Small-subunit ribosomal RNA, central domain from a marine sediment metagenome, 350 nucleotides, folded computationally. Its mean pLDDT, the model's own confidence on a scale to 100, is 90.
Context: one part of a larger RNA
C1' cells in the first nucleotide's frame, strides 16, 4: 500500500453553516450510461508455462497448444445502480395552538458586602502571624453612629435543575432578538445525511485606542522563614481584572467518546409538554414524548468499564493514527502590530 484502528494504548478538527464531492425514502412508465449473458475482432512474433521433436545429454534449436491485466464491434436482458418523464407521504419543512428556559444584545435599577471621605461618641492600641516582624495609630486609628463617594460582584432561592452549537450563560424591570418541545389537523411534496477548501463563532491570558479603578493582584518593595530562599507566610502594590471599538485564536476547548439514521430488556430518580383513570380538592396512579443523571440484561472491551442518552449490532459522509526522543522543532509558504499561531519535515539515536 494492503489491512487494522481512534473514552483510558497512537489517532475525533473548540464548535457550528456550508459550495463542490460522496451518499439517498415509496411507486409507475421509460431509457440502456453501469451491470450481465451470448457472438466476434483484436491483443505481432520472440521469451514465460505445457505436450513434443533435433543434435551421443544438456545449455541450445525447433512444431504444437496454452497463455496474454485487456481494449473494441455486435445482439440480447431490465432485477440492482445511474439518466428522463410522472405519481405517493412514512423522511425533511411550513402553517396554527400552547409551554419552559442564567440563550443572545441593549437599556433603567436595587439592596448587602469592602475602601475612601465628611461629622460624631470614645481612648490606646489595631492589624497580622505557627510565633513574629515590616505597617497602621495620641497628628487620635482601631471599635462605634450619621451622611456622601466609587467601582466590582449578585448571599439566600441553587438543584444530583435550566438553556445554548461550542466557548459558555445568574439580582430585578423593560425593549429588540434566537432557537427547542409538546398537541391535534391542514399543507409543500424526497426540497435529505454529510462535508475537503470557505465562513462564522471561539474561555483565561495577552496586544493596540480612549475610559474606568473598589475589591483582588503577576511585577516590584519591605517583614519574616531557611544553610540559602529570586518560594510557601505577612505587609504594602503596579499592570490587569472592569467599559466601548479592533485584534490575538489558544486550552486537561473533556463525555479524553465527530455528525446523522434505524434496530436491540429492563428498574429507579429528575426537569419540560400531552393524554387517561380516581378524588370534593391538594393531589395519586397509569401511559406517551423531549431532555437530564443512576443501576443493569444482552453484546462489546485487554481490562477498567460501555450498556435504547451504547463504547451493542448496521449503514452514510468527514477528520485522524502508523515505535520512543529529535518535535508540534527547523526551513519555506500564509495569517498577526507584537506576543506568536497554522501547515511541517530530517539528520542523528535508542
Nucleotide at each position: 500500500c494492503u489491512g487494522g484502528g481512534c473514552g483510558u494504548a497512537a489517532a475525533g478538527c473548540g464548535u457550528g453553516c456550508g459550495c463542490a464531492g460522496g451518499c439517498g425514502g415509496c411507486u409507475u412508465u421509460u431509457u440502456a450510461a453501469g451491470a450481465c449473458a451470448g457472438g466476434u475482432g483484436u491483443g505481432a512474433a520472440a521469451u514465460c508455462c505445457c505436450c513434443g521433436g533435433g543434435c551421443u545429454u544438456a545449455a541450445c534449436c525447433u512444431g504444437g497448444g496454452a497463455a496474454u491485466g485487456g481494449c473494441g464491434c455486435u445482439u440480447g436482458u431490465g432485477a440492482c445502480u445511474g439518466g428522463a418523464a410522472g405519481g405517493c407521504u412514512a423522511g425533511a419543512g411550513u402553517g396554527c395552538g400552547g409551554c419552559a428556559g442564567a440563550g443572545g444584545g441593549g437599556g433603567a435599577u436595587g439592596g448587602a458586602a469592602u475602601u475612601c471621605c465628611u461629622g460624631g461618641u470614645g481612648u490606646a492600641g489595631c492589624a497580622g502571624u505557627g510565633a513574629a516582624a515590616u505597617g497602621c495609630g495620641u497628628a487620635g486609628a482601631u471599635a462605634u453612629c450619621a451622611g456622601g463617594a466609587g467601582g466590582a460582584a449578585c448571599a439566600c432561592c441553587g438543584a444530583u435543575g435550566g438553556c445554548g452549537a461550542a466557548g459558555g450563560c445568574a439580582g430585578u424591570c423593560c425593549c429588540c432578538u434566537g432557537g427547542g418541545u409538546c398537541g391535534a389537523c391542514a399543507c409543500u411534496g424526497a426540497c435529505g445525511c454529510u462535508c475537503a477548501g470557505g465562513c462564522a463563532c471561539g474561555a483565561a491570558a495577552g496586544c493596540g485606542u480612549g475610559g474606568g479603578g473598589a475589591g483582588c493582584a503577576a511585577a516590584c518593595a519591605g517583614g519574616a522563614u531557611u544553610a540559602g530562599a529570586u518560594a510557601c507566610c505577612c505587609u504594602g502594590g503596579u499592570a490587569g481584572u472592569c467599559c466601548a471599538c479592533g485584534c490575538c485564536c489558544u486550552a486537561a476547548a473533556c463525555g479524553a467518546u465527530g455528525u446523522c439514521a434505524a434496530c436491540u430488556a429492563g428498574u429507579u430518580g429528575u426537569u419540560g409538554g400531552g393524554g387517561a383513570a380516581g378524588g370534593a380538592g391538594a393531589c395519586u396512579u397509569c401511559u406517551u414524548u423531549a431532555g437530564u443523571a443512576a443501576c443493569g440484561u444482552a453484546g462489546c472491551u485487554a481490562a477498567c468499564g460501555c450498556g435504547u442518552g451504547a463504547a451493542g449490532u448496521u449503514g452514510a459522509c468527514c477528520g485522524c493514527c502508523u515505535g520512543g526522543g529529535g518535535a508540534g522543532u527547523a526551513c519555506g509558504g500564509c495569517c498577526g502590530c507584537a506576543a506568536g499561531g497554522u501547515u511541517a519535515a530530517a539528520a542523528c539515536u535508542c
RNAcentral holds the full RNA, with entries from SILVA.